RNA sequence: GGGUUCAUAGUUCAAUGGUAGAACAUUGGUCUCCAAAACCAAUAAUGGGGGUUCAAUUCCCUCUGAACCUG
Numbered sequence: 001g002g003g004u005u006c007a008u009a010g011u012u013c014a015a016u017g018g019u020a021g022a023a024c025a026u027u028g029g030u031c032u033c034c035a036a037a038a039c040c041a042a043u044a045a046u047g048g049g050g051g052u053u054c055a056a057u058u059c060c061c062u063c064u065g066a067a068c069c070u071g
Base pairs, nucleotide, nucleotide: 001070002069003068004067005066006065007064010024011023012022013021018054026042027041028040029039030038047063048062049061050060051059
């Protein structure tokens, strides 16, 4: 240089164009003499820009970053 894949919550992962979810973590509560465990609840996310569409995490282009293959 060429090619492929990936980017979603603090972390690890879902979501085949139609209300973005789960687990762990964090915070609060219940329980307990206290703590842990358990249970209940809450907070929190689609890498940037543009396009297609009634509607985009999803499809297309581009940029940024990461991984792999190849020379």

This is a predicted structure of a 71-nucleotide RNA (transfer RNA) from a bacterium. Rfam family: tRNA. It is annotated as a transfer RNA. Its mean pLDDT, the model's own confidence on a scale to 100, is 84.